[in-house]
Molecule: c-di-GMP-I riboswitch aptamer
Organism: Solirubrobacterales bacterium
RNA sequence: AACUGCAAAGGGCAAACCCGUCGCGAGACGGGGGCGCAAAGUCAGAGGUCUCGCCCCAGAGACAGCUCGACCGCCAGG
Numbered sequence: 001a002a003c004u005g006c007a008a009a010g011g012g013c014a015a016a017c018c019c020g021u022c023g024c025g026a027g028a029c030g031g032g033g034g035c036g037c038a039a040a041g042u043c044a045g046a047g048g049u050c051u052c053g054c055c056c057c058a059g060a061g062a063c064a065g066c067u068c069g070a071c072c073g074c075c076a077g078g
Stems, first nucleotide, its partner, number of pairs: 003077003012037002017032006035065001041071003045068003048063005
């Protein structure tokens, strides 16, 4: 380095829900909260789901806590 996460330590993140702000919306951000998470760190690249587009299409978006992929990374390996 790769691999592993049963146990330990320092800790980290934060679902639902509530409040505020923004957005047509999916949702986002801040505060509270804590279901869970060893990548629940980053990236919409592939698939998927969702929103707007009256409907279909063209198109524009959201989700990284749906799966895969890419990049990077803390601790430990008793």